[in-house]
The RNA shown here (transfer RNA) has 71 nucleotides and comes from Patescibacteria group bacterium AH-259-L07.
Formats: sequence, C1' cells, structure tokens
RNA sequence: CGCGGGGUGGAGUAGUGGCAACUCGGUGGUUUCAUACGCCACAGACACGGGUUCAAUUCCCGUCCCUGCUA
Repeated sequence: CGCGGGGUGGAGUAGUGGCAACUCGGUGGUUUCAUACGCCACAGACACGGGUUCAAUUCCCGUCCCUGCUA
C1' cells in the first nucleotide's frame, strides 16, 4: 500500500429502521452490634461529520482510532 473485522454507561457484551437491554461495578436505602451477602431504588453510553428517511445505534459516504491477514 491492498483486503477484512470492530468502535454502544466505569468494565465486558447484546441490540439489522420506531422502547438503547443484560452481567459486574458505583451511589443511596433496607437488613446487621458492625462489615459482607441478600433485597429495593437511582445515576451513568450509541467514535466524529454529513446524507437517505416521517423516524437512524441500525442504511449510505467521508474522517479518526483499535485489530487481523497479505505483501
């Protein structure tokens, strides 16, 4: 250089056009003499820019980053 995969809460992952979900973690409450466990609740995310569409995490284009293969 060429070809492919990926970028979603703090971490790891779902989500192929209309509600962004799960586990762990965090905070508060409850429980306990206290801590932990358990239970309840809450906060927290679609890499960036444009396009298509009534509507985009999803489809299309470009940019950036990570990664695999080949040379």

Its Rfam family is "tRNA". It is annotated as a transfer RNA. Rfam links the family to the GO term triplet codon-amino acid adaptor activity.
Taxonomically the source falls in Bacteria candidate phyla (Bacteria).